[in-house]
Context: one part of a larger RNA
RNA sequence: GCCUACGAGUUACUAAUCACUGGCGAGGUUAAGUGACAGGAGUCACGGAGCCGAAGCGAAAGCGAGUCUGAACAGGGCGGCCAGUCAGUGGUUGUAGACGCGAAACCUUGCGAUCUACCCUUGAGCAGGAUGAAGGUCGGGUAACACCGACUGGAGGUCCGAACGAAUAAGCGUUGAAAAGCUUCUCGAUGACUUGAGGGUAGGGGUGAAAGGCUAAUCAAGCUGGGAAAUAGCUCGUACUCCCCGAAAUGCCUUUAGGGGCAGCGUUGUAAUAAAGAGUCUACUGGAGGUAGAGCUACUGAUUGGAUGCGGGGGCUUCACCGCCUACCAAAUCCUGACAAACUCCGAAUGCCAGUAGUAUGAUUUACAGCAGUGAGCGACCGGGUGCUAAUGUCCGGUUACGAGAGUGGAACAACACAGACCAGCAAUUAAGGUCCCAAAGCAUAUGCUAAGUUGAACUAACGAUGUUUUGUUGCAGAGACAGCUAGGAUGUUAGCUUGGAAGCAGCUAUUCAUUCAAAGAGUGCGUAACAGCUCACUAGUCGAGCGACAGAGCGUGGAUAAUAAACGGGCAUCAAGCAUAUCACCGAAAUUCUGGACACGAGAGUGUGGUAGGGGAGCAUUCCAUUCGCGCCGAAGCAGAAUCGUGAGAUUUUGUGGAGCGUAUGGAAAAGCAAAUGUAGGC
Numbered sequence: 001g002c003c004u005a006c007g008a009g010u011u012a013c014u015a016a017u018c019a020c021u022g023g024c025g026a027g028g029u030u031a032a033g034u035g036a037c038a039g040g041a042g043u044c045a046c047g048g049a050g051c052c053g054a055a056g057c058g059a060a061a062g063c064g065a066g067u068c069u070g071a072a073c074a075g076g077g078c079g080g081c082c083a084g085u086c087a088g089u090g091g092u093u094g095u096a097g098a099c100g101c102g103a104a105a106c107c108u109u110g111c112g113a114u115c116u117a118c119c120c121u122u123g124a125g126c127a128g129g130a131u132g133a134a135g136g137u138c139g140g141g142u143a144a145c146a147c148c149g150a151c152u153g154g155a156g157g158u159c160c161g162a163a164c165g166a167a168u169a170a171g172c173g174u175u176g177a178a179a180a181g182c183u184u185c186u187c188g189a190u191g192a193c194u195u196g197a198g199g200g201u202a203g204g205g206g207u208g209a210a211a212g213g214c215u216a217a218u219c220a221a222g223c224u225g226g227g228a229a230a231u232a233g234c235u236c237g238u239a240c241u242c243c244c245c246g247a248a249a250u251g252c253c254u255u256u257a258g259g260g261g262c263a264g265c266g267u268u269g270u271a272a273u274a275a276a277g278a279g280u281c282u283a284c285u286g287g288a289g290g291u292a293g294a295g296c297u298a299c300u301g302a303u304u305g306g307a308u309g310c311g312g313g314g315g316c317u318u319c320a321c322c323g324c325c326u327a328c329c330a331a332a333u334c335c336u337g338a339c340a341a342a343c344u345c346c347g348a349a350u351g352c353c354a355g356u357a358g359u360a361u362g363a364u365u366u367a368c369a370g371c372a373g374u375g376a377g378c379g380a381c382c383g384g385g386u387g388c389u390a391a392u393g394u395c396c397g398g399u400u401a402c403g404a405g406a407g408u409g410g411a412a413c414a415a416c417a418c419a420g421a422c423c424a425g426c427a428a429u430u431a432a433g434g435u436c437c438c439a440a441a442g443c444a445u446a447u448g449c450u451a452a453g454u455u456g457a458a459c460u461a462a463c464g465a466u467g468u469u470u471u472g473u474u475g476c477a478g479a480g481a482c483a484g485c486u487a488g489g490a491u492g493u494u495a496g497c498u499u500g501g502a503a504g505c506a507g508c509u510a511u512u513c514a515u516u517c518a519a520a521g522a523g524u525g526c527g528u529a530a531c532a533g534c535u536c537a538c539u540a541g542u543c544g545a546g547c548g549a550c551a552g553a554g555c556g557u558g559g560a561u562a563a564u565a566a567a568c569g570g571g572c573a574u575c576a577a578g579c580a581u582a583u584c585a586c587c588g589a590a591a592u593u594c595u596g597g598a599c600a601c602g603a604g605a606g607u608g609u610g611g612u613a614g615g616g617g618a619g620c621a622u623u624c625c626a627u628u629c630g631c632g633c634c635g636a637a638g639c640a641g642a643a644u645c646g647u648g649a650g651a652u653u654u655u656g657u658g659g660a661g662c663g664u665a666u667g668g669a670a671a672a673g674c675a676a677a678u679g680u681a682g683g684c
Base pairs, nucleotide, nucleotide: 001684002683003682004681005680006679011096012095013094015093016092017091018090019089020088021087022086023085024084027052028051029050033046034045035044036043037042056063057062066078067077068076069075099237100236102234106227107226108225110223111222117201118200119199120198121197122196123195124194125193126191128160129159130158131156135152136151137150138149139148140147164188165187166186169184170183171182172181203219205215206214207213240619241618242617243616244615245614250263251262252261253260254259264374265373266371267370268369269368270367271366272365278364279361280360281358282357283356284355285354286353287352293346294344295343300340301339305335306334307333311329312328313326314325315324316323377402379400380399381398382397383396384395385394386393407418408417409416422597423596424595425594427593428592429591433587434586435585436571437570438569442584444583445582446581447580448579449578455573456572463558464557467555468554469553470552471551472550473549474548475547476546484542485541486540487539488538490515491514492513495509496508497507521536525534526533598609599608600607601606620673622670623669624668625667626666627665629663630662631661638657639656640655641654642653643652644651645650
């Protein structure tokens, strides 16, 4: 992992409440018990104690269809009109283990020191080698000691190293040979040493050279039985079918936030309203309101530039007061420009409320009662707050989808587009989206644009550019434009000033003027120390037809950087298979239609049948019981195959196997249905 078996809303209470069924009914009903009968747990009769109901209100006395409050004949509160009760069945609740399994823990009775910790008693063990303390003897030495040497001696938590004990490093082992080992290296090895036997200390206790260590492979409180089915707002699991309806992830409160209570939203029943029309929709009419926008000499606040200048600063004057001045600051007012969620002289559209109407729709409405689930939501678009006008961010409001929604498109893709799946069909029409091939359908038609593979369904800026197409405004042009080429581009004068110098060209000043001219600036740029030189403006000639400037639009271009080639779905595509406009055809879904069928509601016509949590309804199967009718060795149950029937759970028949019991119909009762619970047991 698979198979088989087992495996989870049960039972009790004359508890509560609601519905249904039945009996009696202003009443209903007996309990214990007693008697009779009987075939074991029964039947019948008696038994009215008690209980519920028929009247309520008040704290109560009490009064009573009323009563309480109150001074009240006021007002207000609760009542008064409507049948209950006893059983049975079902839904739900309560109390019980209460749908099943699951803690870590707590308390209590006992059992453990044969492991291990420490202690007590009594024993045992430690090859061999090394070092050589004290003391002693002899000799030297001293006044005597001290001291020195040799020998002797044999101390030590001494040294090296086996047994023994330990466990430093590495390797192996890691479903091991072993629930702690093996190999090599290593440490202690006369000691606070090691070890045998016997004994002691016990669970909030022991013991501990102290690691929360050890206390029988168990230790931040052992193990065993019991309280005990502890508790678990938590996790997981919770078993046959079909039919009808179908949510919520919100508000308030909560030692509350992943749990609950009430409300909201679902379902079932009853009642009401009802074709003289509830609710909804549309139109019209009448309302409330201060958003979008707009505005502000209409307020509050903020605010650009200007005018005027209350007041202040600075300066002058003065003994002081007064006074005068100002390239300063600046109130208020005026002109001008513009701002605001907590500004408003104004002010929509929608939405909301009410009324009226409708050849719109048609119970989708309301109340009460039973039963719920939900109370983690989430995406898209729109209006906002927050954040960075960041986030698949977060918090509100509106709509919608997913949730609980399948189908088609979007390459793939819960919520984007289209569209809401009762079943069957090798029928038709369409939607979004598509029609070169993959791949159903147009290399469709017409006119343009693009040259970048731009593009062909993610997004891409500021800024730059004679890309190209196109629209408009304007200037010059056969009296010859624009571009090129040839020639001129002069004189007063080196204008004046400044300067070392300044001559068109460092800088300053200027009625920057005048002359000759076809034309030529007191000079456009380069250049020189300053000149010189080159060039331009301007003019003539040559040439011979269009040439510039500006503004807008379309499609392109650079800007353009991320790790595979790797962001057209791919192949590939250039008068496209790209982009734009217009047109016709076709394809394309569970949409719509057609044919057949099922079910629900409805008199019919007809309408409806996606669905999680959840509510309601109808059935199938299993075991047993009662009654009934049957089958079976001429073959029961079970098992295997096939056919038929039923929407389905399932049923029937038949063949084989099997070898002794089994079923139909109608009721009743349940140990009554398995894929999941790291489910339990067995097998493989």
The prediction has a mean pLDDT of 83. Predicted 3D model of a 684-nucleotide part of an RNA (large-subunit ribosomal RNA, domain II) from Alistipes sp. An66. Rfam family: Bacterial large subunit ribosomal RNA. Rfam links the family to the GO terms ribosome and structural constituent of ribosome. Lineage of the source: Bacteria > Bacteroidota > Bacteroidales > Rikenellaceae > Alistipes. The RNAcentral record of the full RNA draws on ENA, Rfam and SILVA.